[in-house]
RNA sequence: UGUCUUCGGGGCAGGGUUUGAUUCCCGACUGGCGGUAAAGUCCGCGAGCGCUAUGCACGAAUCGGUGAGAUUCCGAUACCAACGGUAAAGUCCGGAUGAGAGAAGGCA
Numbered sequence: 001u002g003u004c005u006u007c008g009g010g011g012c013a014g015g016g017u018u019u020g021a022u023u024c025c026c027g028a029c030u031g032g033c034g035g036u037a038a039a040g041u042c043c044g045c046g047a048g049c050g051c052u053a054u055g056c057a058c059g060a061a062u063c064g065g066u067g068a069g070a071u072u073c074c075g076a077u078a079c080c081a082a083c084g085g086u087a088a089a090g091u092c093c094g095g096a097u098g099a100g101a102g103a104a105g106g107c108a
Base pairs, nucleotide, nucleotide: 001108002107003106004105005104006103007102014026015025016024028091029090030081031080032045033044034043035042040079041078050056051055061077062076063075064074065073083094084093085092
C1' cells in the first nucleotide's frame, strides 16, 4: 500500500396537570470517532437535516484552582442535542437487522 473479517451511540427514576403526555410542569438522566494533559461545548471527522451535492453549510462554556503544559483534570455554575409520528420528545416509536467516522485483527 492492497485486500478480507469482526466490532462500531447513550439516556426521563420519582412526582404534578390531563379523557389522553417517558412530549407540558417539577425533577431525573445521556454524551459517536480522531487529535491534544484525559474534551458532548477547543481543532478536525462521522451521523442526521438543508442545498445549486466528489462539495458546501449546520449545536453548545465560563469562572476559580493545580501544573512546565488542561476551554480536556479538580471545584463551581451554565449550555447544546436532525427528521417523520404522537398532547408539543436530546431520552418513546420509526426510517435503522440501515449508514458511518474509526478501532482491532488476518492475509499478500

FMN riboswitch aptamer (RFN element) from a bovine gut metagenome, 108 nucleotides, folded computationally.
Its Rfam family is "FMN riboswitch aptamer (RFN element)". Rfam describes the family as follows. The RFN element is a highly conserved domain that is found frequently in the 5'-untranslated regions of prokaryotic mRNAs that encode for flavin mononucleotide (FMN) biosynthesis and transport proteins. This element is a metabolite-dependent riboswitch that directly binds FMN in the absence of proteins.
RNAcentral holds the sequence, with entries from MGnify.